[in-house]
Context: one part of a larger RNA
RNA sequence: CUGGGCGUAAAGCGCACGUAGGCGGCCGGGUAAGUCCUCCGUGAAAGUCCCUCGCUCAACGAGGGAAGGGCGGAGGAGACUGCCUGACUAGAGGACGGGAGAGGAGAGCGGAAUUUCCGGUGGAGCAGUGAAAUGCGUAGAGAUCGGAAGGAAGGCCAGUGGCGAAGGCGGCUCUCUGGAACGUCCUGACGCUCAAGUGCGAAAGCGUGGGGAGCAAACAGGAUUAGAUACCCUGGUAGUCCACGCCCUAAACGAUGGGCACUCAGUGUAGAAGGUAUUGAUCCCUUUCUGUGCCGCAGCUAACGCAAUAAGUGCCCCGCCUGGGGAGUACGGCCGCAAGGCUAAAACUC
Numbered sequence: 001c002u003g004g005g006c007g008u009a010a011a012g013c014g015c016a017c018g019u020a021g022g023c024g025g026c027c028g029g030g031u032a033a034g035u036c037c038u039c040c041g042u043g044a045a046a047g048u049c050c051c052u053c054g055c056u057c058a059a060c061g062a063g064g065g066a067a068g069g070g071c072g073g074a075g076g077a078g079a080c081u082g083c084c085u086g087a088c089u090a091g092a093g094g095a096c097g098g099g100a101g102a103g104g105a106g107a108g109c110g111g112a113a114u115u116u117c118c119g120g121u122g123g124a125g126c127a128g129u130g131a132a133a134u135g136c137g138u139a140g141a142g143a144u145c146g147g148a149a150g151g152a153a154g155g156c157c158a159g160u161g162g163c164g165a166a167g168g169c170g171g172c173u174c175u176c177u178g179g180a181a182c183g184u185c186c187u188g189a190c191g192c193u194c195a196a197g198u199g200c201g202a203a204a205g206c207g208u209g210g211g212g213a214g215c216a217a218a219c220a221g222g223a224u225u226a227g228a229u230a231c232c233c234u235g236g237u238a239g240u241c242c243a244c245g246c247c248c249u250a251a252a253c254g255a256u257g258g259g260c261a262c263u264c265a266g267u268g269u270a271g272a273a274g275g276u277a278u279u280g281a282u283c284c285c286u287u288u289c290u291g292u293g294c295c296g297c298a299g300c301u302a303a304c305g306c307a308a309u310a311a312g313u314g315c316c317c318c319g320c321c322u323g324g325g326g327a328g329u330a331c332g333g334c335c336g337c338a339a340g341g342c343u344a345a346a347a348c349u350c
Stems, first nucleotide, its partner, number of pairs: 003322004007304002012318001014200004021193003025088001027086005033081002035077008048066007091190001092187006103177007115149007125136002162169002205246006214240002219235004257317006266294010299306002323350003332343004
């Protein structure tokens, strides 16, 4: 470079925005850059192929012919691509309308429970385990009643329910704010993807300052055991929480990049709009759109399985793979306060 691939065999960037680039709906008109046809020129010699000839053959050599990626010029074609122009509404976007939602940020409020403290009652155990012990308790524990403080988390509702690009989001109220779906109208291709770049990014971890109820790495003690730097128990500090600033990883998973189109049925559920019915409306029945599940045909698949939420059939764009180990390591570079992250080999070996 090419081919074949990327759910589980190696392989989809954690997610998004987005520059260059690549690609681009429908109907006309123009142009002729790409494209196609014809002709002319060029494409040195040697070489290659064909014919003939010369060395006894061949290699080798000689003569002739052909081919030749392409390049330039002229004339022509006008389907497709490009460019210019006019028009369209099915892509995309906008306005308005009434709805759904743990989407995000900030502030405030409330209840249950754990713990601690204070007070009352009470008087011997409590706690813990397989069994125990460490531990707590007559300086009054545990239990129970009343009161107070403080922090964290949100029971039931709760649902292969909802929302978000992903990470993720769950008490209540208010304020600010993003997105999507549906219905009607408007603009008229304004689009898709995206190397670089930028932003977001669970948990743990780091910096500064707060906070600290419960839990709990480390640590201490008690057990277990041959040992027990563990599993079990009693404690317990970072941390977990808040503010601001870093880190940038993951089984960041649907192990499945994004967009568009097409392709059998059935059934549940969430949101919206309509029809039928009704005096009217919820419900029932039913249609359409969007989301989310199960099941299943064709087709696909190595099988498992996937199957309108495709892993089917196609097109466009990006990322990635190319035997195992060495190794996601060394070196270098960039980033980081550090921990480390990103990029990423080779020798050697099977």